[in-house]
RNA sequence: UGCCGAAUCGGGUCGUCGUCUGACCCGAGCGGGGGAACCAACACAGUUCCGUGGGCGAAUCGGCGCAGCCGUAGCGCACUCUUUCGGCGCGAGCCCCUCAGCUAACCCCGUAGGCCCGAGAAAGAGA
Numbered sequence: 001u002g003c004c005g006a007a008u009c010g011g012g013u014c015g016u017c018g019u020c021u022g023a024c025c026c027g028a029g030c031g032g033g034g035g036a037a038c039c040a041a042c043a044c045a046g047u048u049c050c051g052u053g054g055g056c057g058a059a060u061c062g063g064c065g066c067a068g069c070c071g072u073a074g075c076g077c078a079c080u081c082u083u084u085c086g087g088c089g090c091g092a093g094c095c096c097c098u099c100a101g102c103u104a105a106c107c108c109c110g111u112a113g114g115c116c117c118g119a120g121a122a123a124g125a126g127a
Base pairs, nucleotide, nucleotide: 002115003114004113008028009027010026011025012024013023014022029111030110031109032108033107034106039101053096054095055094056093061071062070063069064068074090075089076088077087079126080125081124082123083122084121085120
């Protein structure tokens, strides 16, 4: 300088002679959840078996010789967008707790963490 991601910007208080660091708080922006009407959903009988809900996120699903491997929906890659060709990588993890469709008003929550040192080329438009 740049990348993934919502995760950035501004201000105040404490403390100090003052400043910095730190702690706490407020606001803006960005992101997420809950939450009407309308719409959606819903019913009956019998048998057997079972406990199968929801959210963030690209991160789902399938197979195998199964502590792993091979694929896969999907996702990311250097000014931005679209298209084409080529290449590389990810395809996790966590949370809620018996409860939640959509959803105006309204209410609530987050604003972290982790990386890179040459990052491919062409066309069009823009900055």